[in-house]
Molecule: THF (Tetrahydrofolate) riboswitch aptamer
Organism: bovine gut metagenome
RNA sequence: GCAGAGUAAAUCCGCGUGCGUCAAGUGCUUCCGGAUGGAGAGUUGCCGGGAGACGAAAAGAGAGAUCUUGCGAUAGGCGGAUUGCACUCGCUGC
Numbered sequence: 001g002c003a004g005a006g007u008a009a010a011u012c013c014g015c016g017u018g019c020g021u022c023a024a025g026u027g028c029u030u031c032c033g034g035a036u037g038g039a040g041a042g043u044u045g046c047c048g049g050g051a052g053a054c055g056a057a058a059a060g061a062g063a064g065a066u067c068u069u070g071c072g073a074u075a076g077g078c079g080g081a082u083u084g085c086a087c088u089c090g091c092u093g094c
Base pairs, nucleotide, nucleotide: 001094002093003092004091009083010082011081012080013079014078015077017075018074019072020071021070028052029051030050031049032048033047034046038089039088040087042085058069059068060067061066
């Protein structure tokens, strides 16, 4: 000098388990904070909290508790596939 490895995370599919369906969750805007290839720091993407706007599919059985089938910009678990930081220093090979 050249090449490579290594992550947080994101998307899709399948399975089963939950939550909501009297509307939370989720997606959007903004503010604050946090983590983010092995180390440091950092914006992008990610997460948490506050505020704001917007938005939805319920039905049946039962005396009731509840059960069943759907629905949701729905949660996390397992499996598979795809994608995956740049700066300084470092690791491996040539």